Notes
Model confidence (mean pLDDT): 78 of 100. This is a predicted complex of two RNAs, RNase P RNA and transfer RNA, with 413 nucleotides together. Rfam match: Bacterial RNase P class A. Rfam classes the family as a ribozyme.

RNA sequence: GAGUAAGCUGAAUGACCGCGCGGAAGCGUUUCGCGAGGAAAGUCCGAGCUCCAUAGGGCAGGGUGCCGGGUAACACCCGGCGGAGGCGACUCCAGGGAAAGUGCAACAGAGAGAUACCGCGUCCGGUUUCGGGCGUAAGGGUGGAAAGGUGAGGUAAGAGCUCACCAGCGGCCUGGCGACUUGUCCGCUAUGUAAACCCCACCUGGUGCAAGAUUGGAAUGGGAGCAUUAAAUAGCGGCCCGCUAAGCUCCCGGUAAUCGCUGGAGCCUGUCGGUAACGGCAGGCGUAGAUAGAUGGUCAUUCACGACAGAACUCGGCUUACAGGCUUAUCUCGCAG
RNA sequence: GCCUCGGUAGCUCAGCUGGUAGAGCAAGGGACUGAAAAUCCCUGUGUCGGUGGUUCAAGUCCACUCUGAGGCACCA
Numbered sequence: 001g002a003g004u005a006a007g008c009u010g011a012a013u014g015a016c017c018g019c020g021c022g023g024a025a026g027c028g029u030u031u032c033g034c035g036a037g038g039a040a041a042g043u044c045c046g047a048g049c050u051c052c053a054u055a056g057g058g059c060a061g062g063g064u065g066c067c068g069g070g071u072a073a074c075a076c077c078c079g080g081c082g083g084a085g086g087c088g089a090c091u092c093c094a095g096g097g098a099a100a101g102u103g104c105a106a107c108a109g110a111g112a113g114a115u116a117c118c119g120c121g122u123c124c125g126g127u128u129u130c131g132g133g134c135g136u137a138a139g140g141g142u143g144g145a146a147a148g149g150u151g152a153g154g155u156a157a158g159a160g161c162u163c164a165c166c167a168g169c170g171g172c173c174u175g176g177c178g179a180c181u182u183g184u185c186c187g188c189u190a191u192g193u194a195a196a197c198c199c200c201a202c203c204u205g206g207u208g209c210a211a212g213a214u215u216g217g218a219a220u221g222g223g224a225g226c227a228u229u230a231a232a233u234a235g236c237g238g239c240c241c242g243c244u245a246a247g248c249u250c251c252c253g254g255u256a257a258u259c260g261c262u263g264g265a266g267c268c269u270g271u272c273g274g275u276a277a278c279g280g281c282a283g284g285c286g287u288a289g290a291u292a293g294a295u296g297g298u299c300a301u302u303c304a305c306g307a308c309a310g311a312a313c314u315c316g317g318c319u320u321a322c323a324g325g326c327u328u329a330u331c332u333c334g335c336a337g
Numbered sequence: 338g339c340c341u342c343g344g345u346a347g348c349u350c351a352g353c354u355g356g357u358a359g360a361g362c363a364a365g366g367g368a369c370u371g372a373a374a375a376u377c378c379c380u381g382u383g384u385c386g387g388u389g390g391u392u393c394a395a396g397u398c399c400a401c402u403c404u405g406a407g408g409c410a411c412c413a
Stems, first nucleotide, its partner, number of pairs: 001333003004329006011302007019035007037308001041319002044317005049208001051206002056241004061204005066080005081095001082093004096199002101197002103193003117140002119136007148166006167189005172183001175180001212259004221252006233245003253412003266285008303306001338409007347362004356393001364380005386402005
């Protein structure tokens, strides 16, 4: 100087006015305290919680997909294996099965999973040039892909037909918990595609706080249709069985309060175990909670002149967006000393 | 807040199991007419919302993203 990896921050201070919630008091008011994020976002996964049988049976459907571990759980995280990229630190991978079966491979090309267009060889006919049969995948040409690659032997010409080396697949052996791996061993040469159907293994009931519960009744609802059991409908978003309920649908009209509602698989520090994710123990910390929906405005000073963006039941993740600034490292490469 | 669909030519829409994208209307040109309308003939028009991935090949399959539309509770 150029990089790699892991993190942090996301203008500050003061005054005045205002908004939401909570506390207190001398209660039509006054005063005090607190008041967005790392993603609050997308709603893509996993859970808690809720109601429907404390969740049922079968089919269908959906999801996950190298191995081992972590976790409440996961499609997340950690460590490894294999592959790809980079000089390197390091990064990336939807990474089971194509040797169970089916489908597809347009155009080009003779031929796309099985082939003979040219060529090569041989035979027959014809005898200058040609036509036909058979053999042949070495060579040409087409294509993303054409029968393992190179060399030698071999042959009428050729070919894993044979041999040597290399590559790949399967088996055996060795090492490893395992993915996988070593090998002077044995056999084989088999197109690609499963983010096509499918096969294998594992998982999977629905719902989504407008869930749901309680209270109240100047929201005291009005009308139409179907049903009142063996049915239909609803719970039950594909079908069948099974269970439960007594109601269900449409039009018009109307709509309160309280709870759910924020302390939870929470955060920080130390220590112990573990490579790590994470876990055990001890100590400490703690405040958004609305329901037309608060978190704002003005002024002053300073600076590096301010990005993406704003809670709506709650957590763990992933993904996406993000001006600028900062930190760490036994890290890597280059140059100079 | 939660759930569910859509985006293809100027407009309205097709495109079934991946193989090189169409129909109607509209638009442009020509014929017919003295001129126009109607009618007939011909023609073009697409980053298939965007980005990336799988594949030889993507409108189609997968992921992310942008944008548009619809639905929900109670009286019951």